[in-house]
């Protein structure tokens, strides 16, 4: 330089083109003599970043940045 693969919530990961979610973590509440661990609930999102298709895109077509695997 060519190819594949990935990028989503702090952190690990999901999501048939049709309300963006799940452990965990945080933080409340129930629980306990108190703490740990258990129950419950809440709070966190420019879907890497510009575009384009389309009534609609995290999913699809360009382009571009990062990582990771191979080929030269």
């Nucleotide at each position: 330089g060519c190819g594949g693969u990935g990028g989503u919530a702090a952190c690990u990961c999901a999501a048939u083109g049709g309300u963006a979610g799940a452990g965990u973590a945080a933080c409340a509440g129930c629980c306990u003599u108190c703490c740990a661990a258990g129950c419950u609930g809440u709070u966190g999102g420019u879907u890497g970043c510009g575009g384009g298709u389309u009534c609609g895109a995290g999913u699809c077509c360009c382009g571009u940045c990062c990582g990771c695997c191979g080929c030269u």